Predicted 3D model of an 89-nucleotide RNA (c-di-GMP-I riboswitch aptamer) from an Acidobacteriota bacterium. Model confidence (mean pLDDT): 86 of 100. NCBI's taxonomy places the organism under Bacteria, Pseudomonadati, Acidobacteriota. The model forms 100% of the base pairs in the Rfam consensus.

RNA sequence: UUUUGACAAAGGCAAAGCCAUCGAAAGAUGGCGACGCAAAGUCACCGGUCUAACGGGCCCAGGGGCCCUACGACGGCGGGACCGCCGGA
Numbered sequence: 001u002u003u004u005g006a007c008a009a010a011g012g013c014a015a016a017g018c019c020a021u022c023g024a025a026a027g028a029u030g031g032c033g034a035c036g037c038a039a040a041g042u043c044a045c046c047g048g049u050c051u052a053a054c055g056g057g058c059c060c061a062g063g064g065g066c067c068c069u070a071c072g073a074c075g076g077c078g079g080g081a082c083c084g085c086c087g088g089a
Base pairs, nucleotide, nucleotide: 002089003088004087005086012037013036017032018031019030020029021028022027035076041082042081043080045079046078047077048074049073050072055068056067057066058065059064
């Protein structure tokens, strides 16, 4: 440098659920909790998915309802970029 990941060592992260807080929602953060993870480390760059407040459109007597929309999210959905512990070859 390339490649690889065992039933090794030392450590790391933490799904669902529950509680609290934030948020219109999707979801996030903290605590408890461990289903899993060798990048479940970092980055919304490409694709995908979720939500639809603001805005726009339509309907309605009104209250309100429906549709579109990301500038909001998901990295534990796939790809890409960057970085990295330990062991083997």